[in-house]
Context: one part of a larger RNA
Molecule: small-subunit ribosomal RNA, 5' domain
Organism: Lacinutrix neustonica
């Protein structure tokens, strides 16, 4: 000087953007944050319509619109948050998979036959303070189960050709075993197998903090066979054999730390940092575990084990904000229990929709950054105060003020008022040619009556901090007398202080402006 997720003190008009618990990964009141399909299925708890019947205000009827709860399916493994662990293929970067998965999507090619048996609902019945069960009966499906039929699948076995990088791969061809499907029907799904695309995983070079006051570590430790598991290779686990493997080019140990892109500084080389945004990893009270599934060892799933809260009829149960919000607590310190799905994306649905605290707005906060105003000309017997001097006088404040003339950003009223909307769907035409495009009209804004424009009156509505002995710009009086004090460093103050308090003056910045902290 520069910079900052910053606080502190004085001070404080507006507006765009952006950013806002660095501390206790500390404990959580309450509300929301993951649903959705009735074009899968039984069906009818609610609301609305129709219909029936009569005793005119009621019963009943799933008949429609639709729909609690259930069964089913697809999502719930993404988005959101933290950074506790982790010094590691974690995480950049390069390769490698002939050792590998891949729901939905997309391309292709075949196919979708025949059957069963349950179950949950709902109806009885019963437990138990509740959570939450239990027993009989009865029922249905793209839920489940069998049977068939399949081949560019799968596994065994034999021939053959090409081709490779060793394991061997890619192709022909015989035979044997194995292993599917669901229905709706206007649309739409199922199955199998190849291929693409997306996303995982798995290895390896080579780079990744400090400590030698840390010199030796290691028995699943190194390798081997063989069997197990696994989507895959492997000690990944197991049995058995060897006795290996890593180390001063720093093993083990121990501290400290999520890593990157990328921020700050700096002419660079570097030296520091890892908010916000974006890509990977890691966790969700804590410690283990697995189920389910394409895909999780799962924030808002489960089971145990533990701390802690809560509830109880004392038998027994109940929860996890490192989602938005919000409370307590720590702290120098960091926000609203706001609005809307209008966009943008995302789940489910043919769609219309429905959810979505993701998101996009709005509230607060000078935390920062840029930008605007606080007026602009002209006005001297250079007015009076104020303060200084060498003091009947001058100097400063000072064109400052008064006064004249103008302007009207901004604030103030009052009118108008966007853009962001494209589409989906419906309607009408068109093209292909039977559900797909294309064009026309229709519709749909939280923000927000907001931005922004226009009129109106009026300078009217708007300046402060620090500092002034050198360094470092900017000077005197007056008060105190090594007292108060004052300091970033040298240093001032003991009766003429330009260094301490006050006044005047002046200097530097300016809605700031100093101080403290921390970094080059």
């Nucleotide at each position: 000087g520069g910079a900052u997720g910053a606080a502190c003190g004085c001070u404080a008009g507006c507006g765009g953007c952006a950013g806002g618990c660095c501390u206790a990964a500390c404990a959580c009141a309450u509300g929301c944050a993951a649903g959705u399909c009735g074009a899968g299925g039984g069906g009818u708890a609610a609301c609305g319509g129709g219909g029936u019947g009569c005793u005119u205000g009621c019963a009943c009827c799933g008949c429609c619109g639709a729909c609690g709860a259930c069964c089913g399916g697809c999502g719930c493994a993404c988005g959101g948050g933290u950074g506790c662990g982790u010094a590691a293929c974690g995480c950049g970067u390069a390769u490698a998979g002939a050792a590998u998965c891949u729901a939905c999507c997309u391309u292709g090619u075949a196919c979708u036959g025949a059957g069963g048996g349950a179950u949950a609902g709902c109806c009885u019945u019963u437990g138990g303070a509740a959570a939450c069960g239990a027993a009989g009966a009865u029922u249905a499906a793209c839920a489940c189960c069998u049977c068939a039929u399949g081949g560019u699948a799968u596994g065994a076995a034999g021939c053959c050709u090409u081709g490779g990088c060793a394991u061997c791969a890619a192709g022909a061809u015989u035979u044997c075993a194995u292993u599917a499907a669901a229905g709706a029907u206007u649309a739409c799904g199922g199955u199998a197998c190849a291929a693409g695309a997306u996303g995982a995983c798995u290895a390896u070079g080579c780079g990744u903090u400090c400590u030698a006051u840390u010199a030796g570590c290691u028995a699943g430790a190194u390798g081997g066979u063989a069997a197990g598991g696994u989507a895959a290779c492997g000690g990944c686990u197991u049995a058995c054999c060897a006795u290996g493997g890593c180390c001063a080019c720093g093993a083990u140990a121990g501290a400290u730390a999520g890593g990157g892109g990328c921020c700050c500084u700096g002419a660079g080389a570097g030296g520091g940092g890892g908010a916000u945004c974006c890509c990977c990893c890691a966790c969700a009270c804590u410690g283990g575990u697995a189920c389910u599934g394409a895909g999780a060892c799962a924030c808002g799933g489960a089971c145990c084990g533990g701390a802690c809260u809560c509830c109880u009829a004392c038998g027994g149960g109940a929860g996890g904000c490192a989602g938005c919000a919000g409370u307590g607590a720590g702290g120098a310190a960091u926000a609203u229990u706001g609005g809307a799905c209008a966009a943008u994306g995302g789940a489910g649905g043919c769609a219309a929709c429905u959810c979505u605290g993701a998101u996009c707005c709005a509230g607060c906060c000078a935390u920062g950054c840029c930008g605007c105003g606080u007026g602009c000309a002209g006005g001297a017997u250079g007015a009076c105060u104020g303060c200084c001097c060498u003091a009947u006088g001058g100097g400063u404040u000072g064109u400052a003020a008064a006064c004249u003339g103008c302007u009207u950003u901004u604030a103030u009223a009052c009118a108008g008022g966007a853009a962001g909307a494209a589409a989906c769907a419906c309607u009408c035409g068109g093209a292909c040619g039977u559900g797909u495009c294309c064009g026309a009209g229709c519709u749909u804004g939280a923000c927000g009556g907001u931005a922004c424009u226009g009129u109106a009156a009026g300078a009217a509505u708007a300046a402060g901090g620090a500092u002034c002995g050198g360094c470092u710009a900017a000077c005197u009086c007056c008060g105190u007398g090594c007292c108060a004090g004052c300091a970033g460093c040298c240093g001032c103050g003991g009766u003429a202080a330009u260094a301490c308090g006050g006044a005047g003056g002046a200097u530097c910045c300016a809605a700031g402006c100093g101080u403290u902290a921390u970094c080059c």